Predicted 3D model of a 74-nucleotide RNA (transfer RNA) from a Solirubrobacteraceae bacterium.
Lineage of the source: Bacteria > Bacillati > Actinomycetota > Solirubrobacterales > Solirubrobacteraceae.
The prediction has a mean pLDDT of 81.
Rfam family: tRNA.
RNAcentral holds the sequence, with entries from ENA and MGnify.
RNAcentral records the identical sequence in 3 taxa.

């Protein structure tokens, strides 16, 4: 160096052939519950889709280039 693989919510992931609002669990928040805490059950929060460009009427998804981390190869 070159070849695959991955990077989405604080963590662990889904996200179908490029389309109708970007999601689920589990953590925190509230709020029911309880004498009180736990379990449990509700609600709401939470995202530059690693970065930077292109294509397209549209891009998490397709092109290219960087980065970061796993492999594998001399």
């Nucleotide at each position: 160096g070159c070849c695959g693989g991955a990077g989405u919510a604080g963590c662990u992931c889904a996200g179908u052939u490029g389309g109708u609002u970007a999601g689920a669990g589990c953590a925190g928040u509230g709020g029911a519950g309880u004498c009180a805490u736990a379990a449990u059950c509700c609600a709401a929060a939470g995202g530059u889709c690693g970065c930077a460009g292109g294509u397209u009427c549209g891009a998490g998804u397709c092109c290219u280039g960087c980065c970061u981390c796993c492999g594998g190869u001399a």